Predicted 3D model of a 71-nucleotide RNA (transfer RNA) from a Deltaproteobacteria bacterium.
Its Rfam family is "tRNA". It is annotated as a transfer RNA.
Taxonomically the source falls in Myxococcia (Bacteria, Pseudomonadati, Myxococcota).
[in-house]
RNA sequence: GGCGGCAUAGCAAAGUGGUAAUGCAAGGGACUGCAACUCCCUCAUCCCCGGUUCGAAUCCGGGUGCCGCCU
Numbered sequence: 001g002g003c004g005g006c007a008u009a010g011c012a013a014a015g016u017g018g019u020a021a022u023g024c025a026a027g028g029g030a031c032u033g034c035a036a037c038u039c040c041c042u043c044a045u046c047c048c049c050g051g052u053u054c055g056a057a058u059c060c061g062g063g064u065g066c067c068g069c070c071u
Stems, first nucleotide, its partner, number of pairs: 001070007010024003018054001026042005047063005
């Protein structure tokens, strides 16, 4: 220098145009003599900017960061 992949909650991780799942963690509650276990509830500016669309995490353009391949 060329090419490709990835970026979603504190962590992990689904979701290929129509309400952003799930597990762990965290907070609140129930239960308990106090706890543990268990159960219920809560927690998302989907990396950033713009475009397409009635509607974008998703499609398109640009940017940033990380990883890999070629030279």